[in-house]
Context: one part of a larger RNA
RNA sequence: UGUUGAGGUACUUGACGGGAACGUUCGUAUAGUACGAGAGGAACUACGAACGGGUGCCACUGGUGUACCGGUCGUCUGAGAAGGCGAGUGCCGGGCAGCUACGCACCACGGGGUAAGAGCUGAACGCAUCUAAGCUCGAAACCCACCUGGAAAAGAAGUACCACUGAGGCCACUCGUAGAAGACGAGUUAGAUAGACUCGGGAUGUACGCGCCAAGGCAACGAGGCGUUGAGUCCGCGAGCACUAACAGG
Numbered sequence: 001u002g003u004u005g006a007g008g009u010a011c012u013u014g015a016c017g018g019g020a021a022c023g024u025u026c027g028u029a030u031a032g033u034a035c036g037a038g039a040g041g042a043a044c045u046a047c048g049a050a051c052g053g054g055u056g057c058c059a060c061u062g063g064u065g066u067a068c069c070g071g072u073c074g075u076c077u078g079a080g081a082a083g084g085c086g087a088g089u090g091c092c093g094g095g096c097a098g099c100u101a102c103g104c105a106c107c108a109c110g111g112g113g114u115a116a117g118a119g120c121u122g123a124a125c126g127c128a129u130c131u132a133a134g135c136u137c138g139a140a141a142c143c144c145a146c147c148u149g150g151a152a153a154a155g156a157a158g159u160a161c162c163a164c165u166g167a168g169g170c171c172a173c174u175c176g177u178a179g180a181a182g183a184c185g186a187g188u189u190a191g192a193u194a195g196a197c198u199c200g201g202g203a204u205g206u207a208c209g210c211g212c213c214a215a216g217g218c219a220a221c222g223a224g225g226c227g228u229u230g231a232g233u234c235c236g237c238g239a240g241c242a243c244u245a246a247c248a249g250g
Stems, first nucleotide, its partner, number of pairs: 007162006016149004022052008035040001053107005061101004068094005073086002076084002096236001110144003117137004170250002173187004195243001197240004201235004209228005216221001
């Protein structure tokens, strides 16, 4: 774009597709049973576990965490003990969210038609015969069940609702559970979408300044310690809160 006069929203149908979503092993009971002279020695079935694989998740544990906090290094900056800067994160100790695996959860039972095969009934051929007619069973395979795509399925489907000069959608604007661009999703004052602010929660680990102590030094000074101080700094989290997504417009 099309789906036959001319729009839209939501929900279905399911032709036809995709999937391996499961695979393997072991244990216990069955049972020292059946079977067997004995030696030996099963299975159906039920339950449990492990390994491999698949899908999803982040409460826990571990990893990461170039957000962040602290320590430390220097012929640096600085009046400086402040603060900063540099080595592509300088190095070291921690580490929320997020992302992750080494962490956690789940990954049937069953139904149907058959194959080889096992049979029933049974003639041709008065018997016999699983087969010729008919019938019953029978695979990790096949179809369904399960997960999933799927009205462009040209036989181009259907239902409900809204609207036919206004219903709806897009752009724009604030954004993220989404994302290469499109797309997708949340919101736009009848509003908590994002930011700010306040509070809560969390990370680090006790800031600067000041006071006191301090080995040593004639003194100036003085690493460091204690107090002020569970401080200071910071936050991709939560809540509150319209200050803010203007009025409009295409």
This is a predicted structure of a 250-nucleotide part of an RNA (large-subunit ribosomal RNA, domain VI) from Halospeciosus flavus. The coordinates come from a structure-prediction model, not an experiment, and the mean pLDDT is 80.